[in-house]
């Protein structure tokens, strides 16, 4: 140096171009207990960055950042 893949919550991951971006595990909070655990409820938290395309973009293009992996 040149190809691919990937990049969504604290973590692990869903999500034909469509509506509030879902949902496990953690977390807060209440509720059940003499306490707690387990266990029920209810909540708070995400689309790597800038542009484009389109009525509409987590998704499609482009550039760049990070990371993998193959080749040189």
């Nucleotide at each position: 140096g040149c190809a691919c893949c990937c990049a969504u919550a604290g973590u692990u991951u869903a999500a034909u171009g469509g509506a509030u971006a879902g949902a496990g595990c953690g977390u807060a909070g209440c509720c059940c207990u003499g306490c707690g655990a387990a266990g029920g409820c209810u909540g708070a938290g995400a689309u790597c960055g800038a542009g484009g395309u389109u009525c509409g973009a987590u998704u499609c293009c482009u550039c760049g950042u990070g990371g993998g992996u193959g080749c040189a």
RNAcentral holds the sequence, with entries from ENA. Predicted 3D model of a 72-nucleotide RNA (transfer RNA) from a Minisyncoccota bacterium. It matches the Rfam family "tRNA". Rfam classes the family as a transfer RNA. The prediction has a mean pLDDT of 81.